[in-house]
Context: one part of a larger RNA
RNA sequence: UGGCGGGGGAGCACUACAACGGGUGACGCGUGCGGUUCAAUUAGAUUCUACACCGUGAACCUCACCAGGACCGACAGCAGAAUGAAGGUCAGUCUAAAGGGCUUACCUGACACGCUGAGAGGAGUUGCAUGGCCGACGUCAGCCUGUGUCGUGAGAUGACCUGUUAAAUCAGGUAACAGGCGAGACCCGUGUGUAUAGUUGCUAUCUGAAUAGGAUGCACUCUAUACAGACUGCCCGGGCAACCGGGUGGAAGGUGCGGGCUACGUUAGGUGAGUACGGCCCUAAUGCCCUGGGCUACACGCGCGCGGCAAUGCUGCAUACAGUGAGAUGCCACUCUGAAAAGAGAAGCUAAUCCCAUAAAGUGCAGUCGAGUUCAGAUUGAGGCUUGUAACUCAGCCCCAUGACGCUGGAAUCCGUAGUAAUCGUUCAUCAUCAGUGAACGGUGAAUAAGUCCCUGCUCCUUGCACA
Repeated sequence: UGGCGGGGGAGCACUACAACGGGUGACGCGUGCGGUUCAAUUAGAUUCUACACCGUGAACCUCACCAGGACCGACAGCAGAAUGAAGGUCAGUCUAAAGGGCUUACCUGACACGCUGAGAGGAGUUGCAUGGCCGACGUCAGCCUGUGUCGUGAGAUGACCUGUUAAAUCAGGUAACAGGCGAGACCCGUGUGUAUAGUUGCUAUCUGAAUAGGAUGCACUCUAUACAGACUGCCCGGGCAACCGGGUGGAAGGUGCGGGCUACGUUAGGUGAGUACGGCCCUAAUGCCCUGGGCUACACGCGCGCGGCAAUGCUGCAUACAGUGAGAUGCCACUCUGAAAAGAGAAGCUAAUCCCAUAAAGUGCAGUCGAGUUCAGAUUGAGGCUUGUAACUCAGCCCCAUGACGCUGGAAUCCGUAGUAAUCGUUCAUCAUCAGUGAACGGUGAAUAAGUCCCUGCUCCUUGCACA
């Protein structure tokens, strides 16, 4: 100087507690991991920081794994080669299949893996040789320098103390005075207004049975560009000040709210399987192609989710209101057929124009009456539809039948402070087909803190030390 302490002090955080709300942990299923099994069940990731992670979805492909069968050596040298190298092909045969091998016949006609060197290729190895990127510490407030001063020196001071702040934020004091990175400022979105602009948007007015359409207009809504607005500016109280508490006005008040950006470093953290790259290894196989299988196995254990166990419910009928976003090998209105999945036709749309597209919880009426039920839906049987060369292993959907477990989940543990939690649906990504995943979007919309350092940790100061 650091590190550590079941030493002390100060401050802080819903990956801490407290208060409150909702879960997970029990059951069924989806999915990932371990284990076991298997010809193979390809690999990586393993406390927080692995386990719906790589992978935004493995029938073939993907694919790295397994079984079987094929193929490949630029260039140079040697042996060989017009007494025919190498390649292609009908037929037969071996075979699951194949001029892949063998037999036979034909065609082209100059090279040459039989050997030596040397290459292509490698999802082979090393993330403890690396680059790049990423996670966590970190929703942190730290990290460093110049000059000066102190110390023999390593170093210290600055960065300390007091108050304050989300903050090494700022103020007062002070052998320090300054400066840089980080914080803040900045950038994006959102909340209010003004100006400009009105088509594909909107419609106060007219026409019209009708927001169907047309006319008119750009007021309103909206769209998208610029600007304004918030600065503790003003008032009161406290305080030396910084600042704190309350208030006025205001759409918004003290960082308005939500994101982006995120220092010096540490973790020999992760990634050789995204790519790149050093070393090592394989080289007729660890390269490459094809067919089939596997990654989907199943005494079991764990994680993340979905669905329920019901009456704030379920079922039937009727009915209301969104916002993101996607669409030319695409989205498909509308009509007809079908009980439905869907099929047969078919207009529009390079999309503020057409379409996906009925939002669902909600509301109204009716049934159900406490039970393994008109709850729940696993599993299984029959029939069909779609995608795709192909749904047996192993896809999704429809209809009929079947109707299991489950009556609120031990120890433990997770998330959340407001348009949040909870709940409801929608869209997109991936994608031929397939969401219980991820990302975005809106609808309904709470309860409880506003405190503390007790638990878990973090930052700073200080102290002790069998540590470096």
The part of an RNA shown here (small-subunit ribosomal RNA, 3' major domain) has 468 nucleotides and comes from a metagenome. The coordinates come from a structure-prediction model, not an experiment, and the mean pLDDT is 81. The full RNA is in RNAcentral, with records from SILVA.